[in-house]
RNA sequence: UCUGCCGGCUGGGCGGCCGCGCGCGGAAACGCUCGAGGAACGUCCGGGCUCCACAGGGCAGGGUGAUGGCUAACAGCCACCCGGGGUAACCCGCGGGACAGUGCCACAGAAAACAAACCACCGGUGCACACGCGUUGGUAAGGGUGAAAAGGUGAGGUAAGAGCUCACCAGCGGCGCGGGCGACCGCGUCGGCUAGGUAAACCCCACCCGGAGCAAGACCGAGCAGCAGGCAGGGCGGCCCGUCCGAUGCCUGCGGGUAGGUUGCUGGAGGCCGUUGGUAACGACGGUCCUAGAUAGAUGGUCGCCACCGCACGACCGGUAACGGCGUGCGUGACAGAACCCGGCGUAUAGGCCGGCAGAUGCC
Numbered sequence: 001u002c003u004g005c006c007g008g009c010u011g012g013g014c015g016g017c018c019g020c021g022c023g024c025g026g027a028a029a030c031g032c033u034c035g036a037g038g039a040a041c042g043u044c045c046g047g048g049c050u051c052c053a054c055a056g057g058g059c060a061g062g063g064u065g066a067u068g069g070c071u072a073a074c075a076g077c078c079a080c081c082c083g084g085g086g087u088a089a090c091c092c093g094c095g096g097g098a099c100a101g102u103g104c105c106a107c108a109g110a111a112a113a114c115a116a117a118c119c120a121c122c123g124g125u126g127c128a129c130a131c132g133c134g135u136u137g138g139u140a141a142g143g144g145u146g147a148a149a150a151g152g153u154g155a156g157g158u159a160a161g162a163g164c165u166c167a168c169c170a171g172c173g174g175c176g177c178g179g180g181c182g183a184c185c186g187c188g189u190c191g192g193c194u195a196g197g198u199a200a201a202c203c204c205c206a207c208c209c210g211g212a213g214c215a216a217g218a219c220c221g222a223g224c225a226g227c228a229g230g231c232a233g234g235g236c237g238g239c240c241c242g243u244c245c246g247a248u249g250c251c252u253g254c255g256g257g258u259a260g261g262u263u264g265c266u267g268g269a270g271g272c273c274g275u276u277g278g279u280a281a282c283g284a285c286g287g288u289c290c291u292a293g294a295u296a297g298a299u300g301g302u303c304g305c306c307a308c309c310g311c312a313c314g315a316c317c318g319g320u321a322a323c324g325g326c327g328u329g330c331g332u333g334a335c336a337g338a339a340c341c342c343g344g345c346g347u348a349u350a351g352g353c354c355g356g357c358a359g360a361u362g363c364c
Stems, first nucleotide, its partner, number of pairs: 001360010012306007020035002023032003037335001041346002044344005049213004061209005067079004081095001082093004096204002101202002103198003118143002120139008151169006170194001172191008217263004226254007233245004270289008308333001309331006316325003
């Protein structure tokens, strides 16, 4: 210098005018403070909080799945193992079990798994002068099909063949030794020779899981219905007392809940800095900082200057040039927006900036 790998940050700034929401001050007019994000998004996981349910155990259902750690918890994060990719930095893995059982494996192919035989090879036998043709049996080495065909190479063996036998290699399993907390790794020895794939198919194993959600929940509470009492009124009666009714009207009291209001509501497993334990995730201690809380939902509009980016121009500057600088003009500005809170994951994102690492090449 080029090519690549990994990680992090930013997401315009200042001001004027008009406007919106909470709060504070004020009698009012009005004034002042504060007012979205790295993802506020998707609502996919996990928790806090609230109400309901709940003796204990099991079934059903759902979730997770190598190992060790972190955490309030997780399907997250860190470290490590195994497998795969890359020269490397590094990346990817929905990573328990396919000798517990059941099922499935398109097309092609004889056959997709207690094996089987299309071509082929070989033995017997019939016909034939013969090349061959037929028949019966053996074989699975060779060809062919396929994503996948029952270990590989060589030798022996055989009619031809075959782990049929042997040597070496690969793989699997048992045992022993060594290393590691562990997953696992290394070495030695023995064994039968050999075992297809699929569990985001049923299933088996281990572990975890009660339900609903701030429209949760709590408080206040009109109007209207309802209940109780009283009065007016009515029945019995000639009248009074008494007694019964009291539909309708008026008054008083009670009253679950509705509309509506208040609350929950925003300071928290919080950010930053330092010291310290730890490889790290993360923890401990100390200091310091901190103002969105709307409810049909405020956080906006416009103008000016500056910065970044792109394009064009140039009587300017540097340079042979490419190009860079300077100036002028024009243009463009991403993804997206709180609604109880927090930890993750996933996804979107114009433009700009920074750091580390690997390989190749050049020069010293």